A computed fold for a 76-nucleotide RNA from Candidatus Vecturithrix granuli, annotated as transfer RNA.
Rfam family: tRNA. Gene Ontology term of the family: triplet codon-amino acid adaptor activity. The family's RNA type in Rfam is transfer RNA.
NCBI's taxonomy places the organism under Bacteria, Candidatus Moduliflexota, Candidatus Vecturitrichia, Candidatus Vecturitrichaceae, Candidatus Vecturithrix.
The same sequence occurs in records of 3 taxa.
RNA sequence: GGGGAUGUAGCGCAGCUGGGAGCGCACAUGACUGGCAGUCAUGUGGUCGCGGGUUCGAGCCCCGCCAUCUCCACCA
Numbered sequence: 001g002g003g004g005a006u007g008u009a010g011c012g013c014a015g016c017u018g019g020g021a022g023c024g025c026a027c028a029u030g031a032c033u034g035g036c037a038g039u040c041a042u043g044u045g046g047u048c049g050c051g052g053g054u055u056c057g058a059g060c061c062c063c064g065c066c067a068u069c070u071c072c073a074c075c076a
Stems, first nucleotide, its partner, number of pairs: 001072007010025004019056001027043006049065005
């Protein structure tokens, strides 16, 4: 330098053929308990990697860029 994959909540991930942003863990509060742990209930938390475009509407489609992983090539 070229090809491919991935990027969504603090962490791990889902998101179908473009229309509700979600699950588990964690966290907060409450109940049960003398307390811890545990269980149950409720709740908080997102510029969907960044910038632009298409569209009535983008996590999803198009373009550019960035980061990580991987394969190939090149130099020493």